[in-house]
RNA sequence: AUAUAGGAAUAGAAAUACCGUCGUAUAAUUUUGGGGAUAAGGCCCAUGAGUUUCUACCGGACUACCGUAAAUGGUCUGACUACGCUGGUGAAUUGCAAAUGU
Numbered sequence: 001a002u003a004u005a006g007g008a009a010u011a012g013a014a015a016u017a018c019c020g021u022c023g024u025a026u027a028a029u030u031u032u033g034g035g036g037a038u039a040a041g042g043c044c045c046a047u048g049a050g051u052u053u054c055u056a057c058c059g060g061a062c063u064a065c066c067g068u069a070a071a072u073g074g075u076c077u078g079a080c081u082a083c084g085c086u087g088g089u090g091a092a093u094u095g096c097a098a099a100u101g102u
Stems, first nucleotide, its partner, number of pairs: 017089004022084004026056001029049002032046004041066002050057001058078007
């Protein structure tokens, strides 16, 4: 001096950020197993499907149904998440104009 490995320091780099609308996905849906409540009740846990998809898969109200048993149904309403479009805020840079000062 070069190569490799490890360590340290310095410098540079925008806050690939935040909020909202809309669209797509998914119907906030569904399979199976175990447990639990019982008309003042109707849930909990796990598992699979569903998305060119990560996550989520629930809450409330109304109503039906179940005569005490093991099983819930219907309607309405309310999200999150992923991706995309768009608007706004913020940030950075540049230009122009005005005002003030030198």

Source information:
Predicted 3D model of a 102-nucleotide RNA (Purine riboswitch aptamer) from Sediminibacillus albus. It matches the Rfam family "Purine riboswitch aptamer". Rfam's curators write: Riboswitches are metabolite binding domains within certain messenger RNAs that serve as precision sensors for their corresponding targets. Rfam 15.1 lists 4,097 matches to the family in 1,411 species. NCBI's taxonomy places the organism under Bacteria, Bacillati, Bacilli, Bacillaceae, Sediminibacillus. The coordinates come from a structure-prediction model, not an experiment, and the mean pLDDT is 75. The sequence was found by an Rfam model in a public genome assembly.